This is a predicted structure of an 86-nucleotide RNA (c-di-GMP-I riboswitch aptamer) from Candidatus Caldatribacterium sp. The prediction has a mean pLDDT of 84. Lineage of the source: Bacteria > Pseudomonadati > Atribacteria > Candidatus Caldatribacteriaceae > Candidatus Caldatribacterium.
[in-house]
RNA sequence: GGGAUGAAAGGGCAAACUCCCCGAAAGGGGAGGGCGCAAAGCCACAGGCCUACGGUGUUUCCUACCACGGCGGCUGGGUUGCCAAG
Numbered sequence: 001g002g003g004a005u006g007a008a009a010g011g012g013c014a015a016a017c018u019c020c021c022c023g024a025a026a027g028g029g030g031a032g033g034g035c036g037c038a039a040a041g042c043c044a045c046a047g048g049c050c051u052a053c054g055g056u057g058u059u060u061c062c063u064a065c066c067a068c069g070g071c072g073g074c075u076g077g078g079u080u081g082c083c084a085a086g
C1' cells in the first nucleotide's frame, strides 16, 4: 500500500411518534425525538414497492389500468469516502 474484516476511540446519520410547512396522494422539508445504521454519503441504471391529480378503457358514476410523481432505511449496480485492533 492492497484485499477481507469491524474490536477501540473521536465524530456522523436518524426509524416510529409529535408539531409546523409543501403536495391530489404517495411522499418530502424544518424542529423535537432515537429504533437502528460502517456507507442509513451521493446517483432512480436494473428489479421491486407505493401513489393516481391527470389520462385511457367509457358518456357519467362505480371500477380497472397507466408514472411523466415518489421510496436509496427493499435488493443489486455505479461512484466517492473517516478511523482501524486482531
Stems, first nucleotide, its partner, number of pairs: 006083001012037002017032006035073001041079003045076003048071003054066004